[in-house]
RNA sequence: AGAGUUUGAUUCUGGCUCAGGAUGAACGCUGGCGGCAUGCCUAAUACAUGCAAGUCGAACGAGAGACCUUCGGGUCUCUAGUGGCGAACGGGUGAGUAACACGUAGGGAACCUGCCCGCGCACCGGGAAUACGCUCUGGAAACGGAGAACAAAUCCCGAUGUACAGGAAGGAGGCAUCUUCUUUCUGUGAAACAUCCUUUAGGGGAUGGGGCGCGGAUGGACCUGCGGUGCAUUAGUUGGUUGGCGGGGUAAAGGCCCACCAAGACGAUGAUGCAUAGCCGGCCUGAGAGGGCGGACGGCCACAUUGGGACUGAGACACGGCCCAGACUCCUGCGGGAGGCAGCAGUAGGGGAUUUUCGUCAAUGGGCGCAAGCCUGAACGAGCGAUGCCGCGUGAGUGAAGAAGGCCUUCGGGUCGUAAAGCUCUGUUGCGGGGGAAAAAAGGCAGCAUCAGGAAAUGGGUGCUGACUGAUGGUGCCCCGCCAGAAAGUCACGGCUAACUACGUGCCAGCAGCCGCGGUAAUACGUAGGUGGCGAGCGUUAUCCGGAAUGAUUGGGCGUAAAGGGUGCGUAGAUGGCAUAGUAAGUCUUUUGUAAAAAUGCUGGGCUCAACCCAGUAGGGCAAAAGAUACUGCAAAGCUAGAGUAUGACAGAGGCAAGUGGAACUACAUGUGUAGCGGUAAAAUGCGUAAAUAUAUGUAAGAACACCAGUGGCGAAGGCGGCUUGCUGGGUCGAUACUGACAUUGAGGCACGAAAGCGUGGGGAGCAAACAGGAUUAGAUACCCUGGUAGUCCACGCCCUAAACGAUGAGUACUAAGUGUUGGUGAGAAUCAGUGCUGAAGUUAACGCAUUAAGUACUCCGCCUGAGUAGUACGUACGCAAGUAUGAAACUUAAAGGAAUUGACGGGAGCCCGCACAAGCGGUGGAGCAUGUUGUUUAAUUCGACGAUACGCGAAGAACCUUACAGGUCUUGACAUAGCACGCGAAGGCGUAGAGAUACGUUGGAGGAUAGCGUGCAUACAGGUGGUGCAUGGUUGUCGUCAGCUCGUGUCGUGAGAUGUUGGGUUAAGUCCCGCAACGAGCGCAACCCCUGCCCGCAGUAGCCAGCACGUUGAGGUGGGCACUCUGCGGGGACUGCCGGGGACAACCCGGAGGAAGGCGGGGACGACGUCAAAUCAUCAUGCCCCUUAUGGCCUGGGCGACACACGUGCUACAAUGGCGCCGACAGAGGGAUGCGAAGCGGCGACGCGGAGCGAACCCCAAAAACGGCGCCCCAGCUCGGAUUGUAGUCUGCAACCCGACUACAUGAGGCCGGAAUCGCUAGUAAUCGCGGAUCAGAACGCCGCGGUGAAUACGUUCCCGGGUCUUGCACACACCGCCCGUCAA
Repeated sequence: AGAGUUUGAUUCUGGCUCAGGAUGAACGCUGGCGGCAUGCCUAAUACAUGCAAGUCGAACGAGAGACCUUCGGGUCUCUAGUGGCGAACGGGUGAGUAACACGUAGGGAACCUGCCCGCGCACCGGGAAUACGCUCUGGAAACGGAGAACAAAUCCCGAUGUACAGGAAGGAGGCAUCUUCUUUCUGUGAAACAUCCUUUAGGGGAUGGGGCGCGGAUGGACCUGCGGUGCAUUAGUUGGUUGGCGGGGUAAAGGCCCACCAAGACGAUGAUGCAUAGCCGGCCUGAGAGGGCGGACGGCCACAUUGGGACUGAGACACGGCCCAGACUCCUGCGGGAGGCAGCAGUAGGGGAUUUUCGUCAAUGGGCGCAAGCCUGAACGAGCGAUGCCGCGUGAGUGAAGAAGGCCUUCGGGUCGUAAAGCUCUGUUGCGGGGGAAAAAAGGCAGCAUCAGGAAAUGGGUGCUGACUGAUGGUGCCCCGCCAGAAAGUCACGGCUAACUACGUGCCAGCAGCCGCGGUAAUACGUAGGUGGCGAGCGUUAUCCGGAAUGAUUGGGCGUAAAGGGUGCGUAGAUGGCAUAGUAAGUCUUUUGUAAAAAUGCUGGGCUCAACCCAGUAGGGCAAAAGAUACUGCAAAGCUAGAGUAUGACAGAGGCAAGUGGAACUACAUGUGUAGCGGUAAAAUGCGUAAAUAUAUGUAAGAACACCAGUGGCGAAGGCGGCUUGCUGGGUCGAUACUGACAUUGAGGCACGAAAGCGUGGGGAGCAAACAGGAUUAGAUACCCUGGUAGUCCACGCCCUAAACGAUGAGUACUAAGUGUUGGUGAGAAUCAGUGCUGAAGUUAACGCAUUAAGUACUCCGCCUGAGUAGUACGUACGCAAGUAUGAAACUUAAAGGAAUUGACGGGAGCCCGCACAAGCGGUGGAGCAUGUUGUUUAAUUCGACGAUACGCGAAGAACCUUACAGGUCUUGACAUAGCACGCGAAGGCGUAGAGAUACGUUGGAGGAUAGCGUGCAUACAGGUGGUGCAUGGUUGUCGUCAGCUCGUGUCGUGAGAUGUUGGGUUAAGUCCCGCAACGAGCGCAACCCCUGCCCGCAGUAGCCAGCACGUUGAGGUGGGCACUCUGCGGGGACUGCCGGGGACAACCCGGAGGAAGGCGGGGACGACGUCAAAUCAUCAUGCCCCUUAUGGCCUGGGCGACACACGUGCUACAAUGGCGCCGACAGAGGGAUGCGAAGCGGCGACGCGGAGCGAACCCCAAAAACGGCGCCCCAGCUCGGAUUGUAGUCUGCAACCCGACUACAUGAGGCCGGAAUCGCUAGUAAUCGCGGAUCAGAACGCCGCGGUGAAUACGUUCCCGGGUCUUGCACACACCGCCCGUCAA
C1' cells in the first nucleotide's frame, strides 16, 4: 500500500466482500511449565449457610470466675449495662439520570467542617433520673409489661466569661447590600475528668482527654461560562410559571417556600416531548482528522427489595439504622412476628458464557484504645479457568544402504528424507536429595548514651544496642544425582492468498467470506499422501475501528451514472466595492496558573530477559496578564467604478379590458337538380326518392385567426399570434445630472404556475375521452371507419402537478477567434444588449461543453449517498373530491447504472453479388415398381446418420459367409508372449453319433527330439463391432471458391479498440488504380499443376495409307512409306500486345482488327482465420470406464428382406415429336487369364456345345442407341403402359423355401400428365439417347465415367432465399431460435 466482483471486452459511477488490528469474550479440536494480569457483559432475578463493624476497665457502677493473701484485701479474665468514639469510611452495583450529573475553567462582600495543626483565654458550683440486677407477670416466639428499692460518671443543671450578635458616635476602605478600627450600651452564652510521678501534704508536675475564640489544613455544600445524543413523521412550551418588594426557612445565595404586585420567561443557534445513556481520566482503531467503547485500575455521581419520610449526628435523609406503605419469602400455638448478598464465598434461575462456602492480619491501610491489643471477606496471599500478554521447553551434533513403510508414477523412478534407525553429546523443564534468601523494620518492649525544662521524680526529644514478629511457604534461588527419558497440535492448500497430487462421489453427498465449485477424468465435496501458515495453541462465531475519499473540515459530488427546488418577489441569516483615522471582539506574540495519580510517548533504572514494576520529562485545551494592528469585525465621518433615479429615443405574439373584421366549417330556409352520397388497403355501419350529396342565395351560431412567419420577437417561468382603442409591467441604446454601497443570495413565507380534473352559472360550430355500431383479427374491450356525451369556450372559485427540459439554480469577475441573425447608437471603423452555429486553451468517464461554459475563481441557496420494496405504508398539513406535499421500515438482492468499443441482429437506410427471383426448358408432389427412412411388429427384425449439412447415406453390391442380432456349445481360449510337466506320427481322407460346432474310431504319412508340434496344469494375460465423438488423434460435411482473415512498426484513444482494411473509381476477386497517418507484410484471390481446343518439332508399332507395287473383292491383307489422321514426348500460342472511343493523361471498360482461341478460352484438382461441443470410438488409432465359464470364441438354422401406414430419392409410363416390324449408318472411354471368349453348330429364348485369338492401339467384350429409309397402328385404357400372377425353363453357386438374376408362353393391374407445395439448369449447358467400369460366384432402375443428338430464355434487381461491404439503432453477446412484461397453472 491494496485486491475480488456488473461486461464479449473497456472505462467510469456504485454497492457488496476480503487481507490488518482489537476483545471482560464464547464455541470446536488439542494441551508441558512458569511469571504478570484477568474472570456474571444476561435476571438492579430470588437467595439456604457462614463470615464482612466494632472498640474503650486510663469515663462509670454491677455481676461471675480464676489466682495470691499478712484474711484487711489484692491481681487477672469474662459478661451484660450506663457513657464515649466509630458505624456517613472501607467494600458492591450502574437501575435511575440528557441533569450544573460529569469534564474543564472560574466565583462568593452567600457557607459549614468531628478527629489533626498553630495561637490566645478559661475551668466555679449543684443535682437527681435511669439501665443492669431483684420480685411478679404477658406471649408460641419476637419482644415485653408491672412493682419495690438503688449507683456512678467524661450523664444532667446553674453561675462567670477573652468572645459573639445588635444599637449609637467617630475614623479608614470598598462593589449597592457592606468590611474594618476605637469608645459605649443591651442581649445570648462554656467546661470533665482519668492514670501516673513527686512532695515540705498547701501543692508541684507528666501523659491522655474536655471548654471558648481566632487562624490553618482536610473534607463538603452552593453559583456561573463552555463542552460532550438520536428523532421535527415531537413546534410550540410554561402558572410558582418569569421578575419585583417584604417575610419565612437553611450552614449558606435563591420562588427553595409564602403574601402582595407586574406579565412575563423559553423556543428554528431546536424549547417542549419521546427514545437511548451513569460521566470522566482513559481504552481500541486510524498517517492524521476522526470513529467506536467507558470491562479491570483511578476521580466524581447515583443506588442499596419497590416507593415515601424524617430521627440521631460534625457529617446521612444512612447497603449489613428507624418509621410508614407495596410486592415477595419464612416462622407461628393463627393472636402475631421476622427478613432484605448491587459486601466475601456460595446456591437456584437466566444464559453461548464467567471461579473457592480457602489462608492470614506477616505487610499496607482503616476503627477503637495511653498502650499492649482487639476487630477488619478492606488488603495481602493461595486455589480454579490457555481468558489475555510475556518467557521457556518438547532435544543437539553426526548419520545414504538415500533402509523399511506410506503416497505418486511416464514403471525408469520420484517424494516423505538426514527425516528415522545407529553412533556421540547436553540436562533447560522434570524427578529425587540437600542447602536456603528478600518481603521485617517501623512499632512497642529491655538496656545504654545524650539534649531541653524542672527543686526533683515521672515524662518528652534524638541516637545506639539487643531480643521478638511471615499467611504465602521450606516458595524464589543455589548445589548434587538421574534418564532423551514424561511433553504438538491446529487450520488451510480454485482466485483474492503462502501451499497439489491420487482415490471415492457423480447437481448426489456436500463446500462457500465474495466470485463461485459438484451433472464420471473435481488442485473447490470426502479420505489419504504431500505442502504452506501459526504454534501451547490453532480455527470459527460475535462486536468495534481500519481499508471506505462509501457523509468527503483535512477530503466527494449534482447535463446523460443518485442528485438543481416549475418560476419569481422577498424576511431572518450568510457574504460584501474604494480610501481615512479610532477601537482591539476575532487573529498573532510573550509570560503565568491549571491540565490529579495511573496510562500513552521519550530518557533511564529494577525483577537472569520480556510481560510487569519504578523514577524523570513532555502535554496542542481552558483561564489570567502584557503587547502587536496587516486582515476581518464594530462604531464614525467620506468617495464613485457596484446598484439605483431623472432625461431623450427605440423594438416587441409582454399583460388586462372593451370593441370590431373576413375566410372556412356546421345548421336552418328557399331555389336548381337526380340517385346516389360518404368512407376505406378493401369494405360495411351511416345518410339519401319524406329528394340527400352537388350547386346557388340568404340567415344564424360558436370557435380559431391562413398568407406575413423567420434555430425571428417578448416574458421570471408557465406561456404569448387577425385588427383597433384604453390602461399597464419589463427591457435596450445615447448623453449628461443626481443618490452614495442603497448590493448578492435567500431557510421559512408570499405570489404566479401548461394540460387534465373539480364546483356554480352560461355557451356549445368544429373536434372529441366514455359509449354505440361497422370492419380487421384466433380473439381485438385497440390501431381503421360511421356516429357521439362530458370536455374543449366564457365568468367566478378551486386544484398545484408535467420529459414544468438546456434533463444544466442565482450573481460577479477573468480566459483565442470566425460566422449568421434581432434591436440601438455611430459618417464610418466599430461598439452595447440579445439570439444561433463552428471552433482555441481548458475541462470531462466518455459523449460532449467551450465569453449564452459543463473553463478559471469567489458568494449564497437547493439536492444526492447501491438496486428493489417505493414516491408505497403510517402520521401530519393542504384539498369539495381527485389527489398533492412531507416520507420510512421489515424483507429480498450482488449487482442496478452511465458513456463508449467490437460483433450479431433489425418486417432501418445505401451499394453490390449468386439459377436468389424474374424470363425459360425439364422434372418432383398423383400411378405402378425399385431403393432408403420413420413408425409398428418381432425371439431377432444388429448398429450408426436426423433442418439446410440424415433418408439409392456408411453399404464399390445381406441366399451361407459377410453379421455385429437371436438360439446351441467352449473356457488361458480362434490369435500373441512367458513357466513347468508329459507325449510323438501332423495336415488330410473315410466311418459312426449329432442340426453342426464337436467327440470317437480308422486310414494316412509330413517332421525329426535343447528345435518343432500336440496335450495337460497354474497364472500373468488374450479377446470385446461393449460405453463415452461432450476426454481425443486422424478423416469428413457445411457456411463457401464466399472475398475475406490477420500481423509488425508507426499514429490516435485513459482504455476496450481504431487506423491500415475506410473514401473515389474498377474487378470474378482486399483484382488493380488514385487519394489518405499511415508504411509494409502474411494466410486467402489470381498464377504456377492436370485435361481439353490451334500450330510446330522429334519418334513411327499392334496405329495410318497420299503416292508406288502385289493382292483380296468383306480386309492396310502384303512389300514399302510415316506425308496425313492418330498416338507419345517436347515446344509455340493470348499479353488488353495493336487500333478507336470512354475514363482522371490512372486502373479499367466498350468497340474493332488479326487469330484455332480475346479479355479468367472451357473444365478439374486446389477450400484462408474460423463457425456448427456438426459427423465418425462400427475403417483405423487412442485415454478412461466396463465384461472375463462372458459383453470373449465356435456352430446351425433364422433375422437384417416383416407391413395398417407416412416421408425422401429414383426407374417406367400415361403415348402419334409415339409404339411395333424390317433394312441401313456414325462414337468415346473402358475391361479382360480362376479372365474376355470369336467363328461355327443347337435352342423361339435365357443359354448350351465349341474353342480360334488375346496378358491386348493387334484378339474379345461389342449390337452403340437416339438417327435415316420403308411398312403397320389411328386416339382407344389401345399394337399405349407394363405391374401382378400362373406354367415351363436357363445360369451362378455346397445350397436360390424364407431370399437371386435372366428367358419363353400366358395373364395385362394402377395410370389418360398429376392439389397445396416444391427441385434442377445460363451452352456443347438443360433435355434426350445409348455405351463402359468398380463391387462381384451370382445378384443395379443405384453409383462412377463415356460419348451421340442438341435447345429455350435472362427486360431487369421491386420482391423471396443466401452472401459481401459501408452506415444507423439496440435494454441482444448462449448474440432475435436473443432479451423480456403481464396473467394463470404446476

This is a predicted structure of a 1386-nucleotide RNA (small-subunit ribosomal RNA) from an uncultured bacterium.
Its Rfam family is "Bacterial small subunit ribosomal RNA". Rfam links the family to the GO terms ribosome and structural constituent of ribosome.
The sequence is in RNAcentral, with records from ENA and SILVA.
Its mean pLDDT, the model's own confidence on a scale to 100, is 83.